This is a predicted structure of a 73-nucleotide RNA (transfer RNA) from an uncultured bacterium. The coordinates come from a structure-prediction model, not an experiment, and the mean pLDDT is 83. Its Rfam family is "tRNA". It is annotated as a transfer RNA. About the family: Transfer RNA (tRNA) molecules are approximately 80 nucleotides in length.
RNA sequence: CGCCGAGUAGAGAAGAGGUCAUCUCGACUGGCUCAUAACCAGUAAAUCGUGGGUUCAAAUCCCACCUUGGCAA
Numbered sequence: 001c002g003c004c005g006a007g008u009a010g011a012g013a014a015g016a017g018g019u020c021a022u023c024u025c026g027a028c029u030g031g032c033u034c035a036u037a038a039c040c041a042g043u044a045a046a047u048c049g050u051g052g053g054u055u056c057a058a059a060u061c062c063c064a065c066c067u068u069g070g071c072a073a
Stems, first nucleotide, its partner, number of pairs: 002071006010025004018056001027043005049065005
């Protein structure tokens, strides 16, 4: 240098053009309890790796780059 995959809340994942980006765990608040855990209810947290492009509309399609894993040499 060439080819393939991955990057989305604190962690792990889903989301293959359309309404408010969803789920589990975690965090926080309240309830329950003598108390903790469990359980129940609620809240906050991701401008979707970066920058452009296409489109009425992009996490999603296209291009370049960055990080990371692999294949080949």